[in-house]
Context: one part of a larger RNA
RNA sequence: CUCUCGUUAAGGAACUCGGCAAUCUAGCCCCGUAACUUCGGAAGAAGGGGUGCUCUCUCUGGUGUAGUGUACAACGAAGCUGGAGAGGGCUUCAAGAAAGUGGCCUGUGUGACUGUUUAGUAAAAACCCAUGUCUCUGCAAAGUCGGCAAGACGACGUAUAGGGACUGACACCUGCCCGGUGCUAGAAGGUUAAGGAAAGGGGUUAGCGCAAGCGAAGCUCUUGACUGAAGCCCUAGUAAACGGCGGCCGUAACUAUAACGGUCCUAUGGUAGCGAAAUUCCUUGUCGGGUAAGUUCCGACCCGCACGAAUGGUGUAACAACAUGGGCGCUGUCUCAACGAGAGAGUCG
Numbered sequence: 001c002u003c004u005c006g007u008u009a010a011g012g013a014a015c016u017c018g019g020c021a022a023u024c025u026a027g028c029c030c031c032g033u034a035a036c037u038u039c040g041g042a043a044g045a046a047g048g049g050g051u052g053c054u055c056u057c058u059c060u061g062g063u064g065u066a067g068u069g070u071a072c073a074a075c076g077a078a079g080c081u082g083g084a085g086a087g088g089g090c091u092u093c094a095a096g097a098a099a100g101u102g103g104c105c106u107g108u109g110u111g112a113c114u115g116u117u118u119a120g121u122a123a124a125a126a127c128c129c130a131u132g133u134c135u136c137u138g139c140a141a142a143g144u145c146g147g148c149a150a151g152a153c154g155a156c157g158u159a160u161a162g163g164g165a166c167u168g169a170c171a172c173c174u175g176c177c178c179g180g181u182g183c184u185a186g187a188a189g190g191u192u193a194a195g196g197a198a199a200g201g202g203g204u205u206a207g208c209g210c211a212a213g214c215g216a217a218g219c220u221c222u223u224g225a226c227u228g229a230a231g232c233c234c235u236a237g238u239a240a241a242c243g244g245c246g247g248c249c250g251u252a253a254c255u256a257u258a259a260c261g262g263u264c265c266u267a268u269g270g271u272a273g274c275g276a277a278a279u280u281c282c283u284u285g286u287c288g289g290g291u292a293a294g295u296u297c298c299g300a301c302c303c304g305c306a307c308g309a310a311u312g313g314u315g316u317a318a319c320a321a322c323a324u325g326g327g328c329g330c331u332g333u334c335u336c337a338a339c340g341a342g343a344g345a346g347u348c349g
Base pairs, nucleotide, nucleotide: 001344002343003342004341005340006339007338008337010335011334014333019330027051028050029049030048031047036041038169052090053089054088055087056086057085058084059083060082061081062080063079067075068074103328104327105326106325107324108323109322110320111319115127116126132166133165134164135163136162137161143153144152145151170315171314172313173312175245176244177243180242181241182238183237184236185235186234189233190232191231195227196226199223200222201221202220203219204218207214208213246264247263248262249261250260273307274304285301286300287299288298289297
C1' cells in the first nucleotide's frame, strides 16, 4: 500500500450525478394512530410506555390428595403447575443485555394489482393479466400441423363455444372524417383469360382452259365477328379497420386581444380532457412555492417546434428491489483523518 472488519472528539450530507456505502431502527405486551379510500384498507401509519431476578399480597386457570357428594358424575382444603395485577427489594453502563431482528414521513411520474422476462452486462414504465371492443366460425366449423397424404389438434367442445386482432383493474368518457388503402355487400353497364367459333385470306391439286390462269372436296397455315367467370372499373357500407383531423386577411371608444366577418383549400379540419409533459426545439420559457442560494422538483399559465381520446384520453385507493423532488432521525459519505484487528502485497532471512 491492498482487502475484510472494529472504534472515534466536534460537526452531521458540508460528500456525491445521487445519502452510493455504512449507521440508525428492530422481538413481544400495552397505549395511540392522519390525509385519502374501491370502506377492504392506508396501518407495524406516525408517536409513546413497559420488558431480568427475587419477596409479599390480590385475582384467576389447570391438575388433584383428604374430603363432600344425589356416589363411574360433579365439587374440591392440601400439594404440584400456569397467567395477570399491585407493592417492596437486588445486579449491571445496559434487562428483547447473546444470536437473530422494520429506519420513518411526504410530493410527483409510470404501470391498477399478485405474477413473468434478456440462463452469463438490462427485472423495468417492457410482457402477462382480469376487463372492454371488433372480427371470423353452423360443425366434415373457422384456424393449425402434415407430403395443398393418411391422419391429428381444435373437441369427445357447438356461438354464454372456438380462432384472430387491439385495449389493459376501476371511475368518468371515448368527438369529427369513408376522399386514399383494406374489408363487406351489390349487380345494371364497361373491360377481360383459356376454350368455343361465323366469315375471310394463303399453300397444296382432282378438274377446266390453246395459254395466261381459274379452281371443288380434303389436308394444312393464318386472321378472327360473336360467345366467354371471378377480378378490376363502378355503386354503397364500414374507423375499438390501416389511417387522417388546415391556411391567409381584417375587425371592439387607450393599448392589447379578437366573441365577429371575409377568402382559399379539403374527405374532415382536433371535440372533451390534459398540456414546457417519460412528449417543449427556442428553454434554466414566465409567475408562484420550497432553499441563504434550486438547469432538478411541486403548483399554475398556454406561445402544444411536434398531446389528444381502446396505436385509448383524463383521473385514481392499494401495490412497486421502478423513476424523481423534499424532510425528520442517523451516521467516518464528508470537514480530515486517526487508531486497532485479521488476511495479503512488499522487504529481510
Large-subunit ribosomal RNA, domain IV from a groundwater metagenome, 349 nucleotides, folded computationally. Its mean pLDDT, the model's own confidence on a scale to 100, is 87. Rfam family: Bacterial large subunit ribosomal RNA.